Predicted 3D model of RNase P RNA and transfer RNA as a complex of 456 nucleotides. It holds a member of the Rfam family "Bacterial RNase P class A". It is annotated as a ribozyme.
[in-house]
RNA sequence: UGAGAGGCCUGGGCGGCCGCUCCACGCGUUCGGCGUGGGGAGGAAAGUCCGGGCACCGCGGGUCACGGUGGUUGCUAACGACAACCGGUCGCGAGGCCAGGGAAAGUGCCACAGAGAACAGACCGCCUACCCCGCGCGCGAGCGCGGGCGGCAAGGGUGAAACGGUGCGGUAAGAGCGCACCGCGGUUCCCGGUGACGGGGCCGGCACGGUAAACCCCACCGGGUGAAAGACCAAAUAGGGGAAGCGAAAGGGCGACGACCCGCGCCCAUGCUUCCCGGGUAGGUCGUUCGAGGCCGGAGGCGACUCCGGUCCCAGAGAAAUGGUCGCCGCCUCCCGGAGACGGGAGGGACAGAACCCGGCUUACAGGGCCUCUCACGUC
RNA sequence: GGGGAUAUAGCUCAGUUGGGAGAGCGCGUGGAUCGCACCCACGAGGUCGGGGGUUCGAGUCCCCCUAUCUCCACCA
Numbered sequence: 001u002g003a004g005a006g007g008c009c010u011g012g013g014c015g016g017c018c019g020c021u022c023c024a025c026g027c028g029u030u031c032g033g034c035g036u037g038g039g040g041a042g043g044a045a046a047g048u049c050c051g052g053g054c055a056c057c058g059c060g061g062g063u064c065a066c067g068g069u070g071g072u073u074g075c076u077a078a079c080g081a082c083a084a085c086c087g088g089u090c091g092c093g094a095g096g097c098c099a100g101g102g103a104a105a106g107u108g109c110c111a112c113a114g115a116g117a118a119c120a121g122a123c124c125g126c127c128u129a130c131c132c133c134g135c136g137c138g139c140g141a142g143c144g145c146g147g148g149c150g151g152c153a154a155g156g157g158u159g160a161a162a163c164g165g166u167g168c169g170g171u172a173a174g175a176g177c178g179c180a181c182c183g184c185g186g187u188u189c190c191c192g193g194u195g196a197c198g199g200g201g202c203c204g205g206c207a208c209g210g211u212a213a214a215c216c217c218c219a220c221c222g223g224g225u226g227a228a229a230g231a232c233c234a235a236a237u238a239g240g241g242g243a244a245g246c247g248a249a250a251g252g253g254c255g256a257c258g259a260c261c262c263g264c265g266c267c268c269a270u271g272c273u274u275c276c277c278g279g280g281u282a283g284g285u286c287g288u289u290c291g292a293g294g295c296c297g298g299a300g301g302c303g304a305c306u307c308c309g310g311u312c313c314c315a316g317a318g319a320a321a322u323g324g325u326c327g328c329c330g331c332c333u334c335c336c337g338g339a340g341a342c343g344g345g346a347g348g349g350a351c352a353g354a355a356c357c358c359g360g361c362u363u364a365c366a367g368g369g370c371c372u373c374u375c376a377c378g379u380c
Numbered sequence: 381g382g383g384g385a386u387a388u389a390g391c392u393c394a395g396u397u398g399g400g401a402g403a404g405c406g407c408g409u410g411g412a413u414c415g416c417a418c419c420c421a422c423g424a425g426g427u428c429g430g431g432g433g434u435u436c437g438a439g440u441c442c443c444c445c446u447a448u449c450u451c452c453a454c455c456a
Base pairs, nucleotide, nucleotide: 001376002375003374004373005372006371007370008369009368010367012329013328014327015326016325017324018323020040021039022038023037024036025035026034027033042351046362047361049360050359051358052357053356054226055225056224057223066222067221068220069219070218071085072084073083074082086100087098088097089096090095101217102216106215107214108211109210110209123156124155125152126151127150131148132147133146134145135144136143137142164182165181166180167179168178169177183206184204185203186202187201189200190199191198192197230286231285232284233283240277241276242275243274244273245272246271251268252267253266254265255264293312294311295310296309297308298307299306300305331348332347333346334345335344336343337342381452382451383450384449385448386447387446390405391404392403393402399436407423408422409421410420411419429445430444431443432442433441
């Protein structure tokens, strides 16, 4: 200088004018006004994908179902987040990525192509050692050629995947058939590590293809619903309960009989009036912003994080405020002038906006800045 | 504020053990008819909403994003 890797910060500044919302104080007045002072969006306030606080429901516990998570050890209120490490894989490297338990419990699937696709298989190919037949040669034992019956799985070919790889030996040709190394599997062995695991020893010629973001098995976790949760105060109207009063006629039951009718008495319900009670709607208040809180310093830890001390109060509306405009400065781009420093003009400035709160993840984002590291080339 | 569903051809929709992308209507061409419609034959037309992952292989399984539609107070 060029090309990269990892991480962090920031998200214009000052002022004038006109406005909005909340709080405190004061004044004027019961209407909600005026004055002064103070607070007033974000790194994601977003998506609502995880986890927790909090609230209500469920007497409490368990099992099944369902859902989720999935290397180890930590961290934490908790987590699928985060940290460190292990293993795999990609990269020359800094580093990146991994839903990273189980396929020798079971079931399913592996299209097309291909001979054969999971207790697999022989199309091309290689081979005639053994057996049979034919022909030729030979006096003969036998030899050669062709065929049959067969042997093989090296090589070619198909496929995402073909039942270990390389080499030597071996063989008719071959093959873990034998051996060496590598790989793989096993191990109540040894060493290191908390552990995942790593290194070594010994055993086994090798059996055990892939797929669980297919069913499933194993381990662990999860009760449900979410501020429209929920708590309190509490109109009008209707309806509910209770008490008292009125009740003419009609109705039902009982006195009441074998049956029926009429009358009488008692009770009941409907109805009206007055009073009382409780639930609860509208409405209002709370939940609601002091919190796993921010900043500074110190200590412990590789780190995530934790502890201690000091200091600060930092949006809380309730259909929803946090805005508009102007000037100057700063940043970026373009144009003009200039050798240059610079001057003038025009334009641009993102994503987005609290609604109970908090820890994460994910997604969106104009521009600016910083730190650490790697590789290549050049120079010293 | 909190949930659910859907997205496949121009339109309406199918698509299950993951392996061929389809149907009806519409469109085009040809036939039939004196001509038109109906009808018959053939054909074109697809980023399966977008991106990533799992897998040999994804419309289908998993994750993220986008758009559209829809539901949810309390009491009786």